[in-house]
Context: one part of a larger RNA
RNA sequence: ACCGGCGAGUUGUCUGUAUUCUGCCAGUCUAACCAAGAUGACUCUUGGGGAGGCGAAGUGAAAGCGAGCCCUAAUUGGGCGACCCAGAAGCAGAUGCAGGCAGACCCGAAACCAGGUGAGCUAACCAUGAGCAGGGUGAGUCCCGCAGAAAUGCGGGAGGAGGCCCGAACUCGUCAGAGUUGCAAAUCUGUGAGAUGACUUGUGGUUAGGGGUAAUAUGCCUAUCGAACCUGGAGAUAGCUGGUUCUCCCCGAAAUAUAUUUAGGUAUAGCGGCCAAUCAUCCCAUGAAGGGGUAGAGCACUGAAUGAUGCCGGUUUCGCAAGGAAUCUACAUCAAUCAAACUCCGAAUACUUUCGUGGGUACGUGGCUAGUCAGACAUGCACGGCUAAGCGCGUGUGUCGAAAGGGAAACAGCCCUGACUAUCGUCUAAGGUCUCUAAAUUCCAUGCUCAGUGGUUAAGGAAGUCGCGGUUUUAAGACACCCAGGAAGUUGGCUCAGAAGCAGCCACCUUUUAAAGAACGCGUAACAGCGCACUGGAUGAAUUCUGCGGCGCCGAAAAUGAUCGAGGCUCAAGCAUGGUACCGAAGACAUAGAUUUGUGCGUCAAUUUAUUGACGCAGAAGUGGUAGGGGAGCGUUCCGUCUGCUGUGAAGGAUACGCCGGAAGGCGGUCUGGAGCGGCCGGAAGUGAGUAUGCCGGU
Numbered sequence: 001a002c003c004g005g006c007g008a009g010u011u012g013u014c015u016g017u018a019u020u021c022u023g024c025c026a027g028u029c030u031a032a033c034c035a036a037g038a039u040g041a042c043u044c045u046u047g048g049g050g051a052g053g054c055g056a057a058g059u060g061a062a063a064g065c066g067a068g069c070c071c072u073a074a075u076u077g078g079g080c081g082a083c084c085c086a087g088a089a090g091c092a093g094a095u096g097c098a099g100g101c102a103g104a105c106c107c108g109a110a111a112c113c114a115g116g117u118g119a120g121c122u123a124a125c126c127a128u129g130a131g132c133a134g135g136g137u138g139a140g141u142c143c144c145g146c147a148g149a150a151a152u153g154c155g156g157g158a159g160g161a162g163g164c165c166c167g168a169a170c171u172c173g174u175c176a177g178a179g180u181u182g183c184a185a186a187u188c189u190g191u192g193a194g195a196u197g198a199c200u201u202g203u204g205g206u207u208a209g210g211g212g213u214a215a216u217a218u219g220c221c222u223a224u225c226g227a228a229c230c231u232g233g234a235g236a237u238a239g240c241u242g243g244u245u246c247u248c249c250c251c252g253a254a255a256u257a258u259a260u261u262u263a264g265g266u267a268u269a270g271c272g273g274c275c276a277a278u279c280a281u282c283c284c285a286u287g288a289a290g291g292g293g294u295a296g297a298g299c300a301c302u303g304a305a306u307g308a309u310g311c312c313g314g315u316u317u318c319g320c321a322a323g324g325a326a327u328c329u330a331c332a333u334c335a336a337u338c339a340a341a342c343u344c345c346g347a348a349u350a351c352u353u354u355c356g357u358g359g360g361u362a363c364g365u366g367g368c369u370a371g372u373c374a375g376a377c378a379u380g381c382a383c384g385g386c387u388a389a390g391c392g393c394g395u396g397u398g399u400c401g402a403a404a405g406g407g408a409a410a411c412a413g414c415c416c417u418g419a420c421u422a423u424c425g426u427c428u429a430a431g432g433u434c435u436c437u438a439a440a441u442u443c444c445a446u447g448c449u450c451a452g453u454g455g456u457u458a459a460g461g462a463a464g465u466c467g468c469g470g471u472u473u474u475a476a477g478a479c480a481c482c483c484a485g486g487a488a489g490u491u492g493g494c495u496c497a498g499a500a501g502c503a504g505c506c507a508c509c510u511u512u513u514a515a516a517g518a519a520c521g522c523g524u525a526a527c528a529g530c531g532c533a534c535u536g537g538a539u540g541a542a543u544u545c546u547g548c549g550g551c552g553c554c555g556a557a558a559a560u561g562a563u564c565g566a567g568g569c570u571c572a573a574g575c576a577u578g579g580u581a582c583c584g585a586a587g588a589c590a591u592a593g594a595u596u597u598g599u600g601c602g603u604c605a606a607u608u609u610a611u612u613g614a615c616g617c618a619g620a621a622g623u624g625g626u627a628g629g630g631g632a633g634c635g636u637u638c639c640g641u642c643u644g645c646u647g648u649g650a651a652g653g654a655u656a657c658g659c660c661g662g663a664a665g666g667c668g669g670u671c672u673g674g675a676g677c678g679g680c681c682g683g684a685a686g687u688g689a690g691u692a693u694g695c696c697g698g699u
Stems, first nucleotide, its partner, number of pairs: 001699006011102008020094005027054003033048006058065002068080004105243002108240001112233006123207009132197001134166003137162001141158007170194003175190004209225001211221003218227001246633006256269005270372002272369005282360007289352002296345001297343002302339003306335005313328006375400007383392002405416003420593004425589003431583003434567003440580001443579006454569001460554002464551007473542001482537004487511003492506003517532001520531003594623004599618009634688001636685005642679004652672004657668004
């Protein structure tokens, strides 16, 4: 890992509830306990026991009174009841559901406490033993000699001290490598530290968990140590994680509010389901009636804020002074503004109440009982942020969540559309119709685009091109090119080495002219020279400037190879406008069938005789679904009544075999197996397995 088996809402008790069922009924039920019988035991059955509970009467705080009571001094008043009508009903039990208490659906802690077991490992200590090759160094001390008064010094010798040196045994474990399903749950190889000492070691003993021991590392106390191990309390607790087993039918959420030692939990409300009664109370549309202070707008208030004028005042400054200038501020007038926490104003929607009209079949109410309290995106309107975020936070709507199908190449939240089943039937939606690929075998009409724009973005830039305007000049000849002129006073004056149109400053006149600047640019050291403005000629028809719109161009850089989904498309298969066909979904329609709900009809049954239930038919509306609720069934084991099968082969097993049912399933055939096993109606549960890093076994 696979296969097989085992594996999770149970039981007791109390309470609530139910259109269920049973018994009795104005009543109903016994509890403890007692007796008898049965039983291996727990205990069970029958009889007794009416103590007491609930109900039959209420009301008051109560004494109490009572079909009335209370409030009050007292109510013609009020509150709660009775009477009346109405089939006016309770009690006990069974069963279902829910809750409380119990382990309470199952598995799962780390921990806490109690009583014990451990120092054969290891820590420390006690008692008694054992071990340390060899080599080196040579302390104190002593002896001898010399010097010295001595202390003492020097030399030689003896001697053998030391947590001394080197290095085996022994003890340790520095570094590296190997090993790392190992030789080994700590080893091996090389290298290394200590090696007469605070050394190493044998044996016997002591210290025990709220403790011991510790040259302290929270180390060690039997492969276990921030508190050992074993057993018990014990099924500790787990607002946490995981798991929770057959089928079909009907309905179907929430991810919010408030509170919370609360935020991944819970309570109540909101939203779901089931049941009941009620009846238009409910919902939608529309009309009428309301209040508002948002959008907008405005400046009348509160603030912000600009200019002009007039004027009060302050500051600075000039002036001897009169007075002047600058600046600030208040006020007034005029003009132009801004505001979520401004408003003289003020919508559309929305909302509320009542009424009218029309429509709907559910809504509302009561009872019982779930899940939900992490939401996501899109879009409208706001806020926070950077008018950032697949960002955060509100509100309205939609979808997903819990929704499959078609489209968007692929793509929970976008567009279309809500899947009961079947059909090689029909029509459509979004979206499409060259091929892949269903549909125009490249559809019809009019334009645009040349950029593969289409098939990435901006500021900005540009004689791209199409359309619509305005405007200048023009046969008295425009615009552009070409030919020619572009002069004189004068080298203007100043400045300057020079300054001659053209370094700079000032001025910018006059003349001749068709025209020509005291010069627009290049140029020279300065001149010179070349163009320009301006004019004539030649030519012969348009031209200058500008605005708006459509489609394009540049701006345009990313990491393995490019790409519109691809091929490919300009003869659009691109863009814009209009049109006609067609394709296209689980949508709609058609046909057949299933089922739910309600309606009508029919048959049968029951009783309270007008209701309920079952079955059948008709037509109607439904039948996506997570959490979750409700309903109806299948199967397993055992029990009771009745009834069957079986050695002429039970159960069980195998089977690409046949049949039946809407499913769970049922019946049969064949093979195996070799002794028990079914069916109807009821009853009771150790009642259904694929998941729990589940448990056990096999392979």

This is a predicted structure of a 699-nucleotide part of an RNA (large-subunit ribosomal RNA, domain II) from a Pseudomonadota bacterium. The full RNA is in RNAcentral, with records from ENA.